[in-house]
RNA sequence: GGGCCGAUAGUUCAGCGGUAUGAACGCCGGCUUCGCAAGUCGGAGGUCGCGGGUUCGAAUCCCGCUCGGUCCACCA
Numbered sequence: 001g002g003g004c005c006g007a008u009a010g011u012u013c014a015g016c017g018g019u020a021u022g023a024a025c026g027c028c029g030g031c032u033u034c035g036c037a038a039g040u041c042g043g044a045g046g047u048c049g050c051g052g053g054u055u056c057g058a059a060u061c062c063c064g065c066u067c068g069g070u071c072c073a074c075c076a
Base pairs, nucleotide, nucleotide: 001072002071003070004069005068006067007066010025011024012023013022018056027043028042029041030040031039049065050064051063052062053061
C1' cells in the first nucleotide's frame, strides 16, 4: 500500500429503509429478609465512530476519513 470484517446503553452483542417501547449482564430504587445473597417489580443510561451524499424517511444504501482485527503485497 491492497482485500475482507468490525465500531449501536457501563460491558458483551442483536437490529428487512419506517418511533432507539433492543436483549442479557451490570448500575439505581421498591418489595421480600433480623441483615446479606437469591427472587420479583420498576427506573436511569444512546451524537448508532466522524464528515458528506441518496431518499418523504438512513443504525441500515453510496462516497471519504478515523480507530481496531485479520490476510496479502512491498521495503532495508